[in-house]
Molecule: transfer RNA
Organism: Tolypocladium ophioglossoides
RNA sequence: GCCUAAGUAGUUUAACGGUUAAAACCCUGAUUUCAUACAUUAGUAAUAAAAGUUCAAUUCUUUUCUCAGGCU
Repeated sequence: GCCUAAGUAGUUUAACGGUUAAAACCCUGAUUUCAUACAUUAGUAAUAAAAGUUCAAUUCUUUUCUCAGGCU
């Protein structure tokens, strides 16, 4: 330099182009306890960035960025 694949909550994963982006772990509050832990219950938190197509984009297209792999 070229090619391929992947970027989603703090972490690990989902989501035929279509209803409020869904869960687990973590975190916070409440119940419980003398207190902690366990357990139950409620809650916060995310689509790498910018354009384009579309009535509608996490999803399709382009560019950039990051990371991994391959070729030279």